[in-house]
RNA sequence: GUCCCCAUCAUCUAGCGGCCUAGGAUACCGGGCUUUCAUCCCGGCGGCAGGGGUUCAAAUCCCCUUGGGGACGCCA
Numbered sequence: 001g002u003c004c005c006c007a008u009c010a011u012c013u014a015g016c017g018g019c020c021u022a023g024g025a026u027a028c029c030g031g032g033c034u035u036u037c038a039u040c041c042c043g044g045c046g047g048c049a050g051g052g053g054u055u056c057a058a059a060u061c062c063c064c065u066u067g068g069g070g071a072c073g074c075c076a
Stems, first nucleotide, its partner, number of pairs: 001072007010026004018056001028044005049065005
């Protein structure tokens, strides 16, 4: 330098154009239950790396950027 892969709540993850004002688990917060704690039950909090494009519609497809990982190449 070229190419490929990855980036979603605090953490782990689902998602493959419309069922997503993004779901689940753990954690945290509140309540219930309990003599108390734990368990259990109910509820809440909280995220699509940034920008642009395509489309009636984008977490999803395309381009650029950022960050991380990998492959190849650098003289006959």